Predicted 3D model of a 350-nucleotide part of an RNA (small-subunit ribosomal RNA, central domain) from a metagenome. The RNAcentral record of the full RNA draws on SILVA. Its Rfam family is "Bacterial small subunit ribosomal RNA". Gene Ontology terms of the family: structural constituent of ribosome and ribosome.

Context: one part of a larger RNA
RNA sequence: UUGGGCGUAAAGGGCGCGUAGGCGGUCUUGUCGGUCAGAUGUGAAAGCCCAGGGCUCAACCCUGGACGUGCAUUUGAAACAGCAAGACUUGAGUACGGGAGAGGAAAGCGGAAUUCCUGGUGUAGAGGUGAAAUUCGUAGAUAUCAGGAGGAACACCGAUGGCGAAGGCAGCUUUCUGGACCGAUACUGACGCUGAGGCGCGAAGGCGUGGGUAGCGAACAGGAUUAGAUACCCUGGUAGUCCACGCAGUAAACGAUGUUCACUAUGUGUGGCGGAUAUUAAAAUCUGCUGUGCCCAAGCUAACGCAUUAAGUGAACCGCCUGGGGAGUACGGUCGCAAGACUAAAACUC
Repeated sequence: UUGGGCGUAAAGGGCGCGUAGGCGGUCUUGUCGGUCAGAUGUGAAAGCCCAGGGCUCAACCCUGGACGUGCAUUUGAAACAGCAAGACUUGAGUACGGGAGAGGAAAGCGGAAUUCCUGGUGUAGAGGUGAAAUUCGUAGAUAUCAGGAGGAACACCGAUGGCGAAGGCAGCUUUCUGGACCGAUACUGACGCUGAGGCGCGAAGGCGUGGGUAGCGAACAGGAUUAGAUACCCUGGUAGUCCACGCAGUAAACGAUGUUCACUAUGUGUGGCGGAUAUUAAAAUCUGCUGUGCCCAAGCUAACGCAUUAAGUGAACCGCCUGGGGAGUACGGUCGCAAGACUAAAACUC
């Protein structure tokens, strides 16, 4: 390379935007480099194949024919694909009217709780555990009442509920702002899909500078447990957790399932928007679109299971896999303040 694969066996890039490239709706006309057909030339000889002949046969040899998938020139065809022109509306988008939402950013506000401080009441314990001790407390703790300070997180509602491309997003209000959905028309007229490189976003932890620090709490200290206990349990406690601005760029970044489009039985919940029937209204029944769950048919699957939210049936494009270990390591390179990240072997061994 051919071929086979990627939910769990090796294998979907963490996610998006998008360049080159690849692929691309319906109709008409033109063109003819792709494509197809014809002709001509060439495609050495030998060999292969066919026919005939020569060595007594055969191998071998000789003569003739055929073949020579190719290339070039030329004459045509015009369905398909390309190119050029024109048209169309179903793909895609725009305008208009609606309602839904923890989508994002900023500012302000609120109550409960923990801790601390001040004052009052009050007296000997409190705390903690399997049991204890370290610890706090007669310099008045714990408990309780009142007031104050400060930081962080938002009980109930709350949900197999919603939103977002993913990471993720939850008290309330305001401002700015992105996207999706539904409904009717009108408009643009293929403007589309995917996407190597590239660019951006990207939990937690980590790093830099400056703030902040209530609670929690790596490290660390002490008390226990234990044969030991560099742990699990307890008392403390620094970074950190929080904010601003930079860096970093990884996760079981998971649906372990790339994106887009089309097609293929039902049933039953639930979120959003609509239509019809009915009704005082709501509920209810039927139904369309769009999400999100469960169960199951055909089909698929090694099985488990998946099953209109496919792992079914097809199409387009990208990424990735090729026995285990060595190893996501070494070396080199790029990036980074560093930690490290990305790219990525071999010897050897089973």